[in-house]
Context: one part of a larger RNA
RNA backbone atom coordinates (compact mmCIF):
# COMPACT_ATOMS: atom_id res chain seq x y z
C1' N A 1 0.00 0.00 0.00
C1' N A 2 -4.30 -3.37 0.99
C1' N A 3 -7.82 -4.18 4.97
C1' N A 4 -11.76 -1.84 10.01
C1' N A 5 -14.82 2.39 11.25
C1' N A 6 -17.97 7.00 12.91
C1' N A 7 -26.52 7.53 15.92
C1' N A 8 -25.59 5.53 21.35
C1' N A 9 -18.85 2.71 22.47
C1' N A 10 -13.41 7.01 20.19
C1' N A 11 -14.75 9.35 15.78
C1' N A 12 -19.45 13.96 11.02
C1' N A 13 -16.27 20.65 10.61
C1' N A 14 -22.01 24.77 13.79
C1' N A 15 -23.64 25.81 8.94
C1' N A 16 -23.01 27.93 3.08
C1' N A 17 -20.20 29.36 -0.68
C1' N A 18 -16.88 28.01 -4.14
C1' N A 19 -10.70 27.77 -5.68
C1' N A 20 -7.42 23.85 -6.85
C1' N A 21 -8.24 18.62 -7.03
C1' N A 22 -11.12 14.09 -7.37
C1' N A 23 -15.76 12.19 -9.90
C1' N A 24 -19.40 12.83 -13.51
C1' N A 25 -25.87 11.51 -18.48
C1' N A 26 -27.28 9.15 -23.74
C1' N A 27 -25.35 8.09 -29.01
C1' N A 28 -22.16 8.12 -33.25
C1' N A 29 -17.26 8.64 -36.10
C1' N A 30 -12.04 9.57 -35.21
C1' N A 31 -7.51 8.60 -32.25
C1' N A 32 -4.68 5.27 -29.70
C1' N A 33 -2.64 8.62 -24.02
C1' N A 34 -3.86 4.60 -20.28
C1' N A 35 -5.44 -0.10 -20.70
C1' N A 36 -4.64 -5.61 -23.23
C1' N A 37 -1.47 -8.99 -26.06
C1' N A 38 2.80 -10.41 -29.39
C1' N A 39 8.28 -9.61 -30.59
C1' N A 40 13.42 -7.68 -29.61
C1' N A 41 16.66 -4.81 -26.43
C1' N A 42 18.27 -3.80 -22.10
C1' N A 43 17.78 -4.83 -16.79
C1' N A 44 26.78 -5.77 -14.71
C1' N A 45 28.86 -8.75 -11.06
C1' N A 46 27.70 -10.32 -6.24
C1' N A 47 22.87 -10.73 -3.30
C1' N A 48 17.77 -13.93 -3.09
C1' N A 49 14.98 -18.41 -4.84
C1' N A 50 15.99 -23.75 -7.35
C1' N A 51 19.20 -28.34 -8.68
C1' N A 52 23.69 -30.04 -8.94
C1' N A 53 28.42 -30.55 -7.12
C1' N A 54 33.35 -28.97 -3.34
C1' N A 55 35.74 -28.46 1.74
C1' N A 56 34.41 -35.35 7.46
C1' N A 57 29.17 -31.63 7.79
C1' N A 58 27.40 -27.04 8.34
C1' N A 59 28.28 -22.18 7.94
C1' N A 60 31.29 -21.05 3.53
C1' N A 61 32.05 -21.80 -1.76
C1' N A 62 31.80 -23.33 -7.23
C1' N A 63 28.75 -24.20 -11.64
C1' N A 64 24.03 -24.08 -14.19
C1' N A 65 18.77 -22.61 -14.04
C1' N A 66 15.28 -19.37 -13.01
C1' N A 67 14.50 -14.67 -11.24
C1' N A 68 15.58 -9.50 -11.90
C1' N A 69 7.56 -8.12 -11.13
C1' N A 70 11.59 -2.40 -14.34
C1' N A 71 12.68 0.86 -18.46
C1' N A 72 12.88 1.31 -23.67
C1' N A 73 11.59 0.12 -29.09
C1' N A 74 8.30 -1.81 -32.38
C1' N A 75 3.63 -4.35 -34.31
C1' N A 76 -1.22 -4.95 -33.39
C1' N A 77 -6.23 -4.68 -30.45
C1' N A 78 -9.99 -0.68 -29.39
C1' N A 79 -14.70 -2.86 -25.24
C1' N A 80 -13.63 0.55 -20.96
C1' N A 81 -11.36 5.27 -19.80
C1' N A 82 -9.08 9.67 -21.93
C1' N A 83 -8.24 13.58 -26.06
C1' N A 84 -10.80 15.53 -30.68
C1' N A 85 -15.35 16.99 -33.78
C1' N A 86 -20.81 16.30 -33.87
C1' N A 87 -26.04 15.09 -31.87
C1' N A 88 -29.73 14.03 -28.19
C1' N A 89 -32.57 15.43 -23.54
C1' N A 90 -33.89 12.14 -19.20
C1' N A 91 -29.22 15.65 -15.24
C1' N A 92 -28.71 20.92 -14.26
C1' N A 93 -30.51 25.62 -15.53
C1' N A 94 -33.43 29.62 -18.08
C1' N A 95 -38.99 31.30 -19.68
C1' N A 96 -44.22 32.02 -19.02
C1' N A 97 -48.77 30.73 -15.76
C1' N A 98 -49.95 30.25 -10.33
C1' N A 99 -49.69 29.49 -5.40
C1' N A 100 -47.91 29.02 0.07
C1' N A 101 -44.91 31.08 4.26
C1' N A 102 -42.78 34.03 12.23
C1' N A 103 -37.43 33.59 5.59
C1' N A 104 -34.32 38.62 5.55
C1' N A 105 -33.80 44.66 6.29
C1' N A 106 -36.15 49.48 7.10
C1' N A 107 -39.96 52.54 8.57
C1' N A 108 -44.00 53.26 10.85
C1' N A 109 -48.17 52.23 14.21
C1' N A 110 -51.26 49.33 18.09
C1' N A 111 -53.53 47.51 22.63
C1' N A 112 -53.02 44.52 27.11
C1' N A 113 -49.62 44.74 31.31
C1' N A 114 -46.00 46.25 34.77
C1' N A 115 -42.94 50.17 37.53
C1' N A 116 -43.09 55.59 37.84
C1' N A 117 -45.43 60.47 38.51
C1' N A 118 -49.79 63.80 39.48
C1' N A 119 -54.93 64.27 41.13
C1' N A 120 -59.31 62.23 43.95
C1' N A 121 -61.82 58.62 47.41
C1' N A 122 -60.35 56.43 51.71
C1' N A 123 -57.81 54.50 56.59
C1' N A 124 -54.39 51.38 58.51
C1' N A 125 -52.26 48.44 57.48
C1' N A 126 -49.49 46.12 52.94
C1' N A 127 -46.01 42.98 51.59
C1' N A 128 -43.91 38.44 51.77
C1' N A 129 -43.40 33.16 53.66
C1' N A 130 -43.35 26.37 55.61
C1' N A 131 -43.58 30.19 59.38
C1' N A 132 -41.43 34.20 59.52
C1' N A 133 -38.22 39.08 59.48
C1' N A 134 -35.51 42.29 56.37
C1' N A 135 -39.08 45.89 53.97
C1' N A 136 -43.21 50.06 52.53
C1' N A 137 -46.99 52.59 55.14
C1' N A 138 -50.58 58.57 59.59
C1' N A 139 -44.97 63.13 55.78
C1' N A 140 -51.40 58.77 54.24
C1' N A 141 -49.00 53.08 52.06
C1' N A 142 -51.92 48.69 49.90
C1' N A 143 -57.18 49.51 47.43
C1' N A 144 -59.96 51.93 43.94
C1' N A 145 -60.71 55.91 39.78
C1' N A 146 -59.20 59.41 36.23
C1' N A 147 -54.77 61.89 33.46
C1' N A 148 -49.69 61.29 32.30
C1' N A 149 -44.86 59.14 31.35
C1' N A 150 -41.43 55.32 29.89
C1' N A 151 -39.29 51.03 28.11
C1' N A 152 -39.12 45.75 26.96
C1' N A 153 -42.37 41.88 24.95
C1' N A 154 -46.43 40.90 21.64
C1' N A 155 -51.85 36.36 26.02
C1' N A 156 -55.60 34.41 22.33
C1' N A 157 -54.82 32.40 17.00
C1' N A 158 -50.74 28.19 17.98
C1' N A 159 -50.59 22.78 15.97
C1' N A 160 -44.66 16.38 16.60
C1' N A 161 -48.22 23.31 11.77
C1' N A 162 -44.78 26.76 8.54
C1' N A 163 -40.32 29.48 6.24
C1' N A 164 -34.95 29.65 6.47
C1' N A 165 -27.68 26.40 4.67
C1' N A 166 -27.46 26.46 10.10
C1' N A 167 -27.57 29.95 13.75
C1' N A 168 -32.70 30.68 14.17
C1' N A 169 -37.76 33.73 13.11
C1' N A 170 -43.98 34.41 15.84
C1' N A 171 -48.92 42.03 17.33
C1' N A 172 -50.13 44.80 12.99
C1' N A 173 -49.30 47.92 8.40
C1' N A 174 -45.98 49.77 3.97
C1' N A 175 -41.49 49.54 1.26
C1' N A 176 -36.99 47.12 -0.71
C1' N A 177 -35.91 41.54 -1.28
C1' N A 178 -33.74 36.51 -0.75
C1' N A 179 -35.70 31.32 -1.35
C1' N A 180 -38.92 27.12 -2.17
C1' N A 181 -43.27 24.13 -4.72
C1' N A 182 -46.70 23.42 -8.54
C1' N A 183 -48.15 23.42 -13.67
C1' N A 184 -46.67 23.97 -19.32
C1' N A 185 -43.79 20.82 -21.93
C1' N A 186 -41.50 26.85 -24.39
C1' N A 187 -35.95 27.26 -24.79
C1' N A 188 -30.30 25.82 -23.53
C1' N A 189 -27.66 21.24 -24.30
C1' N A 190 -24.10 17.76 -19.09
C1' N A 191 -23.64 23.81 -18.69
C1' N A 192 -23.11 18.39 -13.63
C1' N A 193 -21.71 16.67 -7.78
C1' N A 194 -18.45 16.83 -4.08
C1' N A 195 -15.08 20.52 -2.63
C1' N A 196 -8.28 20.33 0.28
C1' N A 197 -7.41 25.61 1.00
C1' N A 198 -10.26 30.26 0.96
C1' N A 199 -14.16 33.27 2.01
C1' N A 200 -18.72 34.64 4.39
C1' N A 201 -22.90 33.89 7.81
C1' N A 202 -23.31 31.86 13.18
C1' N A 203 -27.38 31.75 20.10
C1' N A 204 -26.34 32.93 24.78
C1' N A 205 -22.65 35.17 27.56
C1' N A 206 -18.99 38.75 27.15
C1' N A 207 -15.55 43.11 24.96
C1' N A 208 -15.27 48.30 22.82
C1' N A 209 -17.54 53.87 21.65
C1' N A 210 -22.62 56.42 22.66
C1' N A 211 -27.51 56.09 23.24
C1' N A 212 -31.45 53.97 26.47
C1' N A 213 -33.12 52.14 31.19
C1' N A 214 -39.99 49.95 32.65
C1' N A 215 -39.50 44.87 34.26
C1' N A 216 -36.08 41.06 35.12
C1' N A 217 -31.43 39.96 37.56
C1' N A 218 -25.03 37.54 37.81
C1' N A 219 -22.41 40.54 41.52
C1' N A 220 -23.51 42.99 46.17
C1' N A 221 -26.21 44.11 51.01
C1' N A 222 -29.79 42.62 54.15
C1' N A 223 -33.86 38.70 56.57
C1' N A 224 -34.60 33.99 57.35
C1' N A 225 -33.31 28.53 57.10
C1' N A 226 -29.38 25.61 59.58
C1' N A 227 -24.35 22.11 63.16
C1' N A 228 -22.47 26.00 59.66
C1' N A 229 -25.29 28.30 54.87
C1' N A 230 -20.16 32.00 50.92
C1' N A 231 -26.51 28.27 48.61
C1' N A 232 -31.85 26.73 47.99
C1' N A 233 -37.05 30.38 50.47
C1' N A 234 -37.57 36.28 51.72
C1' N A 235 -36.77 41.91 50.72
C1' N A 236 -34.07 44.76 47.81
C1' N A 237 -30.19 45.68 43.65
C1' N A 238 -25.60 47.11 40.20
C1' N A 239 -23.32 45.36 35.10
C1' N A 240 -25.93 43.24 31.53
C1' N A 241 -30.73 41.80 29.13
C1' N A 242 -32.65 46.98 24.65
C1' N A 243 -30.67 50.11 20.39
C1' N A 244 -26.47 51.45 16.53
C1' N A 245 -21.79 50.71 14.40
C1' N A 246 -17.58 47.47 15.43
C1' N A 247 -15.14 42.84 17.72
C1' N A 248 -16.02 37.62 19.51
C1' N A 249 -16.34 32.80 16.96
C1' N A 250 -17.55 29.29 21.14
C1' N A 251 -22.31 25.92 22.41
C1' N A 252 -25.60 19.14 24.38
C1' N A 253 -24.38 24.58 16.94
C1' N A 254 -27.87 17.53 18.56
C1' N A 255 -30.90 14.12 14.04
C1' N A 256 -25.31 13.63 19.38
C1' N A 257 -26.58 10.73 11.99
C1' N A 258 -21.51 15.50 5.90
C1' N A 259 -23.22 16.60 1.08
C1' N A 260 -25.39 14.76 -4.00
C1' N A 261 -27.30 10.87 -6.96
C1' N A 262 -29.82 6.00 -8.21
C1' N A 263 -32.90 1.55 -6.21
C1' N A 264 -35.44 -1.33 -2.37
C1' N A 265 -43.40 -3.52 0.55
C1' N A 266 -47.25 -1.19 2.99
C1' N A 267 -50.67 1.54 6.11
C1' N A 268 -52.18 6.26 8.48
C1' N A 269 -51.94 12.07 10.62
C1' N A 270 -50.87 16.81 8.21
C1' N A 271 -48.95 21.31 5.45
C1' N A 272 -48.71 23.63 0.35
C1' N A 273 -49.99 22.96 -4.89
C1' N A 274 -52.25 20.00 -9.29
C1' N A 275 -55.41 16.35 -12.24
C1' N A 276 -60.13 13.66 -12.46
C1' N A 277 -64.80 12.32 -10.61
C1' N A 278 -69.41 12.93 -8.53
C1' N A 279 -73.91 12.80 -4.31
C1' N A 280 -70.95 19.85 -3.22
C1' N A 281 -68.27 17.67 0.76
C1' N A 282 -66.08 13.54 0.18
C1' N A 283 -63.37 9.48 -3.08
C1' N A 284 -59.71 8.62 -6.30
C1' N A 285 -55.04 10.08 -8.23
C1' N A 286 -49.95 12.89 -9.12
C1' N A 287 -45.81 16.24 -7.12
C1' N A 288 -43.20 18.60 -2.50
C1' N A 289 -42.62 19.12 2.35
C1' N A 290 -43.49 17.35 8.22
C1' N A 291 -44.75 13.30 11.53
C1' N A 292 -46.72 7.74 13.59
C1' N A 293 -46.38 2.51 12.64
C1' N A 294 -44.63 -0.75 10.13
C1' N A 295 -42.38 -5.44 6.11
C1' N A 296 -37.48 -6.63 3.50
C1' N A 297 -32.90 -5.72 5.31
C1' N A 298 -29.43 -3.60 8.31
C1' N A 299 -27.51 -3.24 13.87
C1' N A 300 -23.66 -5.67 19.62
C1' N A 301 -28.36 -4.38 21.12
C1' N A 302 -31.08 0.05 21.84
C1' N A 303 -33.61 0.68 17.81
C1' N A 304 -33.36 2.40 11.64
C1' N A 305 -36.66 1.63 8.31
C1' N A 306 -38.41 5.36 0.76
C1' N A 307 -36.78 11.90 5.67
C1' N A 308 -32.37 4.61 6.16
C1' N A 309 -28.80 3.81 10.61
C1' N A 310 -31.25 -0.72 3.80
C1' N A 311 -28.42 -1.78 -1.21
C1' N A 312 -24.65 0.87 -4.91
C1' N A 313 -21.46 4.51 -6.34
C1' N A 314 -18.67 9.67 -5.78
C1' N A 315 -16.39 13.45 -3.06
C1' N A 316 -14.83 15.78 1.78
C1' N A 317 -13.79 15.88 6.81
C1' N A 318 -12.95 12.66 11.35
C1' N A 319 -11.24 8.63 14.66
C1' N A 320 -7.27 4.38 16.44
C1' N A 321 -7.18 2.26 24.68
C1' N A 322 -7.61 5.76 29.40
C1' N A 323 -5.30 9.58 32.23
C1' N A 324 -1.67 13.13 31.63
C1' N A 325 -4.79 17.09 27.67
C1' N A 326 -8.24 19.59 24.14
C1' N A 327 -3.20 20.92 28.10
C1' N A 328 2.46 23.16 27.43
C1' N A 329 5.43 25.35 24.13
C1' N A 330 5.80 27.73 18.68
C1' N A 331 2.39 29.83 15.98
C1' N A 332 -1.84 32.45 13.87
C1' N A 333 -6.19 35.59 15.09
C1' N A 334 -8.03 39.44 19.11
C1' N A 335 -8.82 45.34 22.78
C1' N A 336 -9.01 41.93 25.98
C1' N A 337 -11.65 37.08 27.32
C1' N A 338 -9.43 33.66 24.96
C1' N A 339 -10.23 31.17 20.48
C1' N A 340 -8.00 28.21 16.53
C1' N A 341 -3.55 24.38 15.51
C1' N A 342 -1.47 20.74 18.95
C1' N A 343 2.40 17.47 21.36
C1' N A 344 5.40 14.67 24.94
C1' N A 345 7.42 13.12 29.47
C1' N A 346 5.05 9.97 33.04
C1' N A 347 1.48 7.01 34.90
C1' N A 348 -3.05 2.34 34.49
RNA sequence: CUGGGCGUAAAGCGCUCGUAGGCGGAUCAGUCAGUCAGAGGUGAAAUCCCAAGGCUCAACCUUGGAACUGCCUUUGAUACUGCCAGUCUUGAGGUCGAGAGAGGUAAGUGGAAUUCCUAGUGUAGAGGUGAAAUUCGUAGAUAUUAGGAAGAACACCAGUGGCGAAGGCGACUUACUGGCUCGAUUCUGACGCUGAGGAGCGAAAGCGUGGGGAGCAAACAGGAUUAGAUACCCUGGUAGUCCACGCCGUAAACGAUGAAUGCCAGCUGUCGGGGGGCAUGCCCUUCGGUGGCGCAGCUAACGCAUUAAGCAUUCCGCCUGGGGAGUACGGUCGCAAGACUAAAACUC